[in-house]
Model confidence (mean pLDDT): 79 of 100. A computed fold for a 94-nucleotide RNA from uncultured Butyribacter sp., annotated as SAM riboswitch aptamer (S box leader). The RNAcentral record of the sequence draws on MGnify. It matches the Rfam family "SAM riboswitch aptamer (S box leader)". The family has 457 seed sequences and 9,625 matches in Rfam 15.1. About the family: The SAM riboswitch is found upstream of a number of genes which code for proteins involved in methionine or cysteine biosynthesis in Gram-positive bacteria. Lineage of the source: Bacteria > Bacillota > Lachnospirales > Lachnospiraceae > Butyribacter.
RNA sequence: CUUAUUAAGAGUGGCGGAGAGUUAAGGCUCUGUGAAACCACGGCAACCCCCUAAACAGGAAGGUGCUAAUCUGAGCGGGCAACCGAACAAUAAG
Numbered sequence: 001c002u003u004a005u006u007a008a009g010a011g012u013g014g015c016g017g018a019g020a021g022u023u024a025a026g027g028c029u030c031u032g033u034g035a036a037a038c039c040a041c042g043g044c045a046a047c048c049c050c051c052u053a054a055a056c057a058g059g060a061a062g063g064u065g066c067u068a069a070u071c072u073g074a075g076c077g078g079g080c081a082a083c084c085g086a087a088c089a090a091u092a093a094g
Base pairs, nucleotide, nucleotide: 001094002093003092004091005090006089011041012040013039014038019030020029021028027072042067043066044065047063048062049059050058076085077084078083
């Protein structure tokens, strides 16, 4: 860069000691009943993968990913509104 997906799902312990939610500021939310980061052990999902003649069915050994929230909402465009779209971001494959 291209393509696909993003309302589902799945946490305890240790360590740490004040921040975190992936631009900043402001809002909102989480947080000393202990944030982030890191470690251990689990779990979830099924992109690659495995199985199959093949599959949109089945599987989970391996490579990734994930394990507060609809990408936290708003913010941009359309719409009276519900809502839709874009952008940005994340993940996977190439």